[in-house]
């Protein structure tokens, strides 16, 4: 923005608009008639006269006698006006022209006239046929109808002459001669009107310039076709038609065909250029049920005329007729969708009339629809207890709905009701005046209103009678709460829901706009995304494989002429409306009116000559040419060479050779392979050789030969613009294929054997045809690449090189022509390019507009085939796509570093047993944790409790705390009963006090409680990458940005640890330090520790005085810092085993975990959002369960023995625990252990070692190894060891004899080995857990693997980040589609039959006095019919591929 249409709303008014589809069919009624002043006459009405009848004003008859006037004969209108846009791509339409080639009724000027005869006809009357429609005979009549005579010339034709003019044919004027053609009355006597010629003027007809859609997968088209000459035709020109000649017309600037469509004025949209469109309104044009015809007329090939011919409908007596709403209204039907079967001729027009007038569905009006524009109202002021109610929240309250409501006060637009009441009206026409004079002008009066008692105004009473609709994640103005729970459902594009949804649904509360408000549809904008304004083409989609070149398109200097493009000026024209702009009228304003402006166009003139075009003249620098040299794997033919390879033959020689990652097939005793010697063959040409060199690309390489071609230098003699690009065309074109016909050493696509593998139709091997080669034709493609078209000009620099000039001295150096790096400005999204542009200009040509479907389908050329060229679309997706940037990841590199490998040691894995977890049972085996990072883990301790589980049986304000308040001194306890207990139910006993009160219950208010979900809502803690060395800021640079630099390089480290160097300079979490133990040592201080030395004592013992010496203790220092040396290195640092030290290069542990990651782990520690449960998911009890067993894993213990069991003796520790504890010491017991009894709230007492070591035995077995399991007996701990405790004796005495695949730790006081304390905790299933200390190795060459990690670099289609993306096929549904045997349609074309109506033509014995006219012939044609063939649309069993979908 819209002729809109849907969905929800609706209070008036104005102004407008209304079948976009079925040019689909239509019932009904109206849309074209007038004219008696043309004419016979009157049929119906009405007057009048006369007669008749008589209820004296009705009836009937007469008379065209009046007023009129049906149907007839004339005339004028009926070709206007109104409606559609099917057809048409065309002089149809638009603009600009011209007719010297043309017509024009009614108007207007203005010329000459209008005589005289004549026969008919319609009507009416009569007969007659049809159902009708209508028709047929007979007699008889008029005219402005119809004829014939006559007059007539500026007419018209023929014949010619003369002057002008012009534009070929001509045209105009004057004048001569000869033909031939005319009229109408009427009448109120004013006129109306007839004829003829000429003008005008108005409307028409032709002709031509320019413009006016898509398709080339449509390229060739036309026979009346092009033209000419005659004729005929027409108003006119003309192939418009014929008859003859002649071969023409049009076409790449797109004819032809097909498909589409009425054109313009304008309308919508844009800043314009432009895109879309073409309703209403005007102007053209075409059609009126299809299709053809022609009458008649001034005009038609006629919308409400005719005639044929077809489809349809109605009527019918079946013989035969009758129609044409794409006028107005109205019906059906279509369809998302478009109104009354209305009023009036009052106004403005229109037909006829002199004129009253009559006709007018043109027109002005009024109903309908909110369909668009506009304008109006739906109320205005006050009014805070900011009420009530709803929503919301951090919720005693508070915000918010909101001055919003209630109240109070004012106002009446609008509706209602009352009353008033226009303008649009002038004319015509009548009457009266005057001026000229029975007419016309003027002038005053009268007469006409459908809208309509409307518009407008004035009075009444009341806020009374009037708000909705989309929206509220982002774009884009508006925000929350409940339901929902990837469902429902929204979505214009991203996208939104998977329990916390501003996005679904409902509400409140807001935003937008308003009698409308969303949706869908279409068209422009934005879109510079088809770019003329104004684009690209090296990698994003795009440069043709190359070159020549026809037409096209551009083109070098200097002059002269001309003026066709260009510019200026004037004139014509560009209807109006519209759109702009000014004023005015409707209350405004939509709307309308008056001037203006503008309409960018289009033709004519006149002028200007810069520049482009044309013609002329000239010029040399563009381009060619000549002489002279030089280069080169340019080319095509012909000769020759040598190495290699096979093959052949002999030789020599023996077991093997070949070949791989390793084999094997294969070749070889028939003598291979190796060696030598000859001998053929056939293909390729080491070295030289390049970053080079020539070619238009494609290419092109051994030496020389002939022949052809270029390219480049120097001379500046010659031509004098010859030029550049290039659509179609030609011409070349690697491989690879084809065809003839040669050749085949090597190699080697199919192919075969052999291996590799899961499997190998590959990769490797042994063999092996096509082919590779030549000489002929084809083919025409390649990542034919510089993914960069030709051409010319012009722009910092450096360096390499060929080829030649110059100049030479083997240096430097010019300068033409290439070949390359590297750069600067600029240029580009960047990457990059950068005189060999991708820069900065020009000129050609080619070629692109998301991505797939697709370089595919069909059609067409070209090819022998292969297929190539050309080259779509339906559907489907919202991205494909490019450049760069950080990460990730690589069966990429490079460094590097860790028990990772390796070099060791000692286990897992096999037995038995504890222990956890899956699994499987269970009423229940409570829940968590599940790769590394869950499995002796949450739990540092499951008989009861714990405990959440699971069965019974109780309880509901309720187990516990806490806060007020208030009351008792009793609750509690204790016994008895039931009962499994919780619990019920009797019985009993009765507090302290410092008098404040404490305690303890009871009762009231408020707060209840869940180990029930959600670690993916969430705090907090915590695993792991990792004690790896790494993350990051800020400021400055660098990048169009994303980021980057700093953090990368060169050294070094354990280290982003330092050191150098750098556009970077600093800084911050991390590393290191700082802290704690641990090794040395001092000082200070000695008790519970310790005793040298002095003294006492004891069987003996630091027992005791006593003492600070040493050990210890615990508090402070000190000590190490690469500080010193030597060497290497700039330096940072390594290195040395020096030095000194206790201690050497972070001394050794530990604590300390960056910035992230893994939605890790916990809602069952805690704590908390929401969410659920409330006589239960809360909560007490009792009993079982969490301890269960066919199996499985995981972590461990004990072992399998002599490095060792067994018995007997001697020794040495550190930590760290104890009062409901830990106990010495006695006594008992074999023994756990118990009975006494002592010391210690601990450096005082207690709880404590083992291996080791001495000896002695046993001697390699299932054993004096192992200790499971089982019996029987006990001990302890507890309210209670049956499910289900540990421990002691005695018996029993399994399975084990060092454990497959594979796998774990550990690098020094480390691993191994030994005991030992602790927490938990009545006991304890602990062999676990965490801490002590004893004794105490072995190994590392070394960074190739394995595994994990760090920095740098490099590729990337990955970003959830390789456990990533992703490809094809096959199976399933679902869409378009192409083929296809053949079927069904549709428009055009052509041939042949037939042909109606009608026009012309020709005839004509009938008719007619004449003009005519009937009939018959014949051309042509609509239509039918036939055949044959092209183009198109549908549809088809089957079939071919494509999109889609989890």
């Nucleotide at each position: 923005a819209u002729g809109a249409a849907c969905g929800c709303u609706a209070g008036c008014g104005g102004c407008a608009g209304g079948c976009u589809u079925a040019a689909c069919a239509c019932a009904u009624g109206c849309a074209a008639g007038u004219c008696g002043a043309g004419g016979g006459g009157c049929a119906g009405c009405a007057u009048u006269a006369u007669c008749u009848g008589c209820u004296u004003g009705c009836a009937g008859a007469u008379a065209g006698a009046u007023g009129g006037c049906g149907a007839c004969c004339g005339g004028c209108g009926c070709a206007c006006g109104g409606g559609u846009g099917a057809g048409u791509a065309a002089c149809g339409c638009g603009u600009a022209u011209g007719c010297a080639a043309c017509c024009u009724g009614c108007c207007u000027u203005g010329u000459a006239c209008a005589g005289g005869g004549g026969g008919a006809u319609a009507g009416c009357u009569c007969u007659c046929g049809g159902a009708a429609a209508c028709g047929a005979g007979a007699a008889u009549u008029a005219a402005u109808a119809c004829c014939c005579c006559a007059u007539a010339g500026u007419a018209u034709u023929a014949u010619a002459a003369c002057a002008a003019c012009a534009c070929a044919u001509g045209u105009u004027g004057u004048a001569a001669u000869a033909a031939u053609u005319a009229a109408a009355g009427c009448u109120c006597c004013g006129g109306c009107g007839g004829u003829u010629a000429a003008g005008g003027a108005u409307g028409g007809g032709c002709a031509u310039g320019c413009g006016u859609c898509u398709g080339a997968u449509u390229a060739g088209u036309u026979a009346g076709u092009u033209g000419g000459u005659g004729a005929g035709g027409u108003a006119a020109c003309g192939g418009c038609u014929c008859a003859c000649c002649a071969a023409g017309g049009c076409a790449a600037c797109g004819a032809u065909c097909a498909g589409u469509a009425g054109g313009g004025g304008g309308u919508c949209u844009g800043a314009g250029a432009g895109g879309a469109u073409g309703a209403u309104c005007c102007c053209c044009c075409a059609c009126a049920c299809u299709g053809g015809u022609a009458c008649u007329g001034a005009g038609a090939c006629a919308c409400g005329g005719a005639c044929c011919a077809g489809a349809c409908u109605c009527c019918u007596a079946c013989g035969g007729g009758a129609g044409g709403c794409a006028g107005c209204a109205g019906u059906g039907a279509g369809g998302a969708a478009u109104a009354u079967u209305g009023g009036u001729c009052a106004a403005u027009g229109g037909a006829c009339g002199a004129a009253a007038g009559u006709c007018u569905g043109a027109a002005c009006c009024a109903g309908c629809c909110a369909u668009g524009c506009c304008g109006c109202g739906u109320g205005c002021a006050g009014g805070a207890a900011g009420a009530a109610u709803g929503c919301c929240c951090u919720a005693u309250g508070g915000g918010u709905u909101g001055u919003a409501a209630a109240c109070u006060g004012c106002u009446u637009u609008u509706a209602u009701g009352u009353a008033g009441g226009a303008a649009g009206a002038a004319a015509c026409c009548c009457c009266c005046u005057g001026a000229c004079g029975u007419g016309u002008c003027a002038g005053g009066g009268g007469c006409u209103g459908a809208c309509g008692g409307u518009a407008c105004u004035a009075c009444a009473a009341g806020a009374a009678u009037a708000a909705g609709c989309a929206c509220c994640g982002g774009c884009u103005a508006a925000c929350u709460c409940c339901g929902u729970g990837c469902c429902a459902g929204c979505a214009g594009c991203c996208g939104c829901g998977g329990u916390a949804a501003u996005a679904c649904g409902g509400a409140g509360g807001g935003u937008g706009c308003a009698a409308g408000c969303g949706u869908u549809a279409u068209c422009c904008g934005g879109a510079u995304u088809u770019a003329u304004u104004g684009g690209g083409u090296u990698u994003a989609a795009a440069g043709g494989g190359u070159u020549c070149g026809c037409a096209g398109g551009c083109g070098g200097a200097a002059a002269a002429u001309u003026a066709a493009g260009u510019c200026a000026g004037u004139g014509g024209u560009g209807a109006a409306a519209g759109c702009c702009u000014a004023c005015a009228g409707c209350u405004c304003a939509a709307c309308u009116g008056u001037a203006g402006a503008a309409c960018u166009g289009c033709c004519a003139u006149u002028g200007a000559u810069a520049c482009u075009g044309a013609u002329u003249u000239u010029c040399u620098u563009g381009a060619g040419u000549a002489u002279a040299g030089u280069u080169g794997a340019a080319g095509u033919g012909g000769g020759c060479g040598g190495a290699a390879u096979g093959u052949g033959u002999c030789a020599u020689g023996u077991a093997g050779c070949g070949g791989u990652g390793a084999a094997a097939u294969g070749c070889a005793u028939a003598g291979a392979u190796a060696u030598g010697a000859c001998a053929c063959a056939g293909a390729a040409c080491a070295c030289c050789g390049a970053u080079a060199g020539u070619g238009a690309a494609g290419a092109c390489a051994g030496c020389u030969c002939a022949c052809u071609a270029a390219a480049c230098u120097a001379u500046u003699a010659c031509u004098g613009a010859c030029g550049c690009u290039c659509a179609g065309g030609a011409a070349c074109g690697a491989a690879a294929g084809c065809g003839u016909g040669g050749g085949g050493a090597g190699c080697g696509a199919a192919c075969a054997g052999g291996a590799u593998u899961a499997g190998a139709u590959a990769c490797c091997c042994u063999g092996g045809u096509a082919g590779u080669c030549c000489a002929c034709g084809c083919c025409g493609u390649a990542a034919a690449c510089g993914a960069u078209g030709a051409u010319u000009a012009c722009u910092c620099g450096u360096u390499a090189u060929u080829g030649g000039c110059g100049a030479u001295a083997c240096a430097a150096u010019g300068u033409c022509a290439g070949u390359g790096a590297c750069u600067a400005a600029g240029c580009g999204a960047a990457a990059g390019u950068g005189a060999u542009a991708a820069g900065u200009a020009a000129u050609c040509c080619a070629c692109c507009u998301g991505g797939g479907g697709a370089g595919u389908a069909c059609g067409a050329u070209c090819g022998c085939a292969a297929g190539a060229u050309u080259g779509a679309a339906a559907c489907u997706c919202a991205a494909a796509g490019g450049a760069a940037u950080u990460g990730a990841c690589g069966g990429g590199g490079g460094c590097c570093c860790g028990c990772a490998c390796a070099a060791g040691c000692g286990g897992u894995g096999g037995a038995g047993c504890a222990u956890g977890u899956g699994g499987u049972u269970u009423a229940a085996u409570u829940c968590g944790a599940u790769g590394a990072u869950a499995c002796g883990c949450g739990a540092g301790g499951a008989a009861c409790c714990u405990u959440a589980c699971c069965a019974g049986g109780g309880c509901u304000u309720a187990a516990a705390u806490g806060u007020a308040g208030u009351c008792u001194g009793a609750c509690a306890g204790g016994c008895u009963u039931g009962g499994a207990a919780a619990c019920a139910a009797g019985c009993u006993u009765u507090u302290c006090u410092u008098c404040g009160g404490a305690c303890a219950g009871a009762u009231u208010a408020c707060a209840a409680g869940g180990u029930g979900c959600u670690g993916c809502a969430u705090g907090g803690c915590u695993g792991u990458c990792g004690u790896c060395a790494g993350c990051u800021c800020g400021u400055g640079c660098c990048g169009u940005g994303a980021g980057g630099u700093g953090u990368u390089g060169g050294g070094u480290u354990a280290a982003g640890u330092c050191c150098c160097g750098c556009a970077a300079c600093g800084a911050g979490c991390g590393c290191a330090a700082c802290c704690c133990c641990u090794a040395u040592u001092c000082u200070u201080a000695g008790u519970u520790g310790c005793u040298a030395g002095c003294a006492g004592g004891u069987a003996a013992u630091g027992c005791u005085g006593a003492g600070g010496a040493c050990u210890c203790u615990a508090a402070g220092g000190a000590a190490a810092c690469u500080g010193c040396c030597c060497g290497u290195g700039c330096a940072a640092a390594c290195g040395g085993u020096g030095a000194g030290g206790a201690a050497g290069g972070u001394g050794g542990g530990g604590a300390c975990g960056a910035u992230g990651u893994c939605a890790a782990g916990u809602c069952a520690u805690c704590a908390c959002g929401g969410c659920c449960c409330u006589u239960a998911c809360g909560u007490c009890c009792u009993g079982g369960g969490c301890u269960a067993c066919a199996c499985a894993c995981g972590u461990g213990c004990u072992a399998c023995a002599a490095u060792g069991g067994c018995g007997a003796g001697u020794a040495c520790a550190a930590a760290g625990g104890g009062c409901a504890g830990c106990u010495a010491c006695c006594u008992g017991g074999u023994g756990a252990c118990a009975g006494g009894a002592u010391g210690c709230a601990a450096a005082u007492c207690u709880c404590u070692a083992a291996a080791a070591c001495u000896c002695g035995u046993c001697u390699c077995a299932g054993u004096u190894c192992g200790g499971a399991u089982u019996g029987a007996a006990g001990u302890c701990u507890g309210c209670a060891a049956c499910u289900c405790g540990a421990c002691u004796u005695c018996a029993u005495g399994a399975a084990g004899c060092u454990g497959g695949a594979a796998u774990c730790g550990c690098u020094a006081g480390u691993a191994a080995u030994c005991g030992g304390a602790u927490a938990u905790c009545a006991g304890c299933c602990a062999u676990g857990a965490u801490c002590c200390g004893g004794u105490g190795a072995a190994u590392a060459c070394g960074u190739u693997c394995c595994c994990g990690g760090g920095c740098c670099u490099u590729g990337u289609a990955c970003a959830c980040a390789c456990c990533g993306c992703c490809c094809g096929u096959c199976a399933a549904g679902c869409c378009a589609u192409g083929g296809a045997a053949g079927c069904u349609g549709g428009g055009g074309g052509c041939g042949c039959c037939u042909g109606a109506a009608g026009u012309c033509g020709g005839u004509c014995a009938c008719c007619g006095u004449a003009a005519g006219g009937a009939g018959c012939c014949g051309c042509c044609u609509a239509g039918g019919g036939u055949a044959a063939a092209a183009c198109u649309a549908g549809u088809g069993a089957c079939u071919g591929g494509g999109g889609c979908u989890a």
This is a predicted structure of a 1446-nucleotide RNA (small-subunit ribosomal RNA) from an uncultured prokaryote. RNAcentral holds the sequence, with entries from ENA. It matches the Rfam family "Bacterial small subunit ribosomal RNA". Its mean pLDDT, the model's own confidence on a scale to 100, is 82.